Description:
The RNA shown here (Lysine riboswitch aptamer) has 173 nucleotides and comes from uncultured Eubacterium sp. The model forms 98% of the base pairs in the Rfam consensus. Model confidence (mean pLDDT): 81 of 100. Rfam family: Lysine riboswitch aptamer. Rfam describes the family as follows. Riboswitches are metabolite binding domains within certain messenger RNAs that serve as precision sensors for their corresponding targets. RNAcentral holds the sequence, with entries from MGnify.
Order: sequence, then structure tokens, then C1' cells
RNA sequence: AGUAGAGGUUGCUCUGUUUAUGAGUAUAAUAUAUGAUGUCCCGGAGACAAAUGAUUAUAUUAAAAAGGAAACAGUGCCGAAGGGUAAUUAACCGGAAUAUUUACUCUGGGCAUAUGGUUAAUAGCCAUAUGACUGUCAUCAAAUAGAUGAAGAGCUAUUGAUGGAGGGCUACU
Repeated sequence: AGUAGAGGUUGCUCUGUUUAUGAGUAUAAUAUAUGAUGUCCCGGAGACAAAUGAUUAUAUUAAAAAGGAAACAGUGCCGAAGGGUAAUUAACCGGAAUAUUUACUCUGGGCAUAUGGUUAAUAGCCAUAUGACUGUCAUCAAAUAGAUGAAGAGCUAUUGAUGGAGGGCUACU
């Protein structure tokens, strides 16, 4: 350098089906009242609608969907993946948000708790901190067992403690 693997039955994504939530919400129609604005985050510009009633509120009737979630099934994998910063692209301009791509950087993994962000949400997701658990390697310590060896020492496995990080670890070439 290449190839193949391990951490976990709560490893990480993605897809599909069903179910609940979303929600009796958005929205539509009618009626009453209001009376000049409204058009998917904010501002500008432009276009369109509007006293033949914009918008808002109440009542009645009808009434969703998406994202996210759970279960099941399947696929791709083990920086799997997820964040942060900067830049690029996007149906007028500027900003924000979202998504794409690139570069740099952080995190071994899941769980629980707290704080903050996101969300309709006390679910979930993201970040940080704390806690024990877990896998891996290194160092140290004692005892036991095993192989080799004449024996000692050393090696391997088990136990405990401490520490490191995935560009790592194990096996083979």
C1' cells in the first nucleotide's frame, strides 16, 4: 500500500407499507360585523386582485396534506454517518432560511440527565456538558491457566486501574 473483517439484536443511512399524531388545524362555502389593503420569511421594485368589499373576527357546514414519529419488510454500508466555518449554485435586488457542490475542521459507539436550538409537540432531530456502560489499542499491577523452552525470563488469555483516538483496531498478502 492492497484485500477481508470486528464494535451493536438500541451500530449508521436510505426506500416501501401500515398506524397514530399533525387536526376538527390549514383551507373552501354561507351569514353577520369591520372597512382598505392583500398576493408562501423581512425590506425594495414590478405585476395582479380589491367599496360589485381587501383584511380581520365570530358562527354553521364540509374538510386535508407535508415534514417528523412507531412497527414491519428490504437495500447500501462500518466516517458507516452527523455537526461547524467559508465559498459556489438557485425564477428581479439585498438579507435570512432551505437545498446542491467544494475546501478545512470536530465526533470510537449507543444510552440517561441538564441546558440551548429546531418543531404543532413534553415525540423526534442537532449542539454542549455530566454520568455510568460498551468495543479497541497502549501502559502498569497481582494471581491463575495455556503453548514453547532444560529452566528462568518473555508471549497469549482472564481480572483490575489509568490513558489515547476511527487517517484508529484485527487478520492475510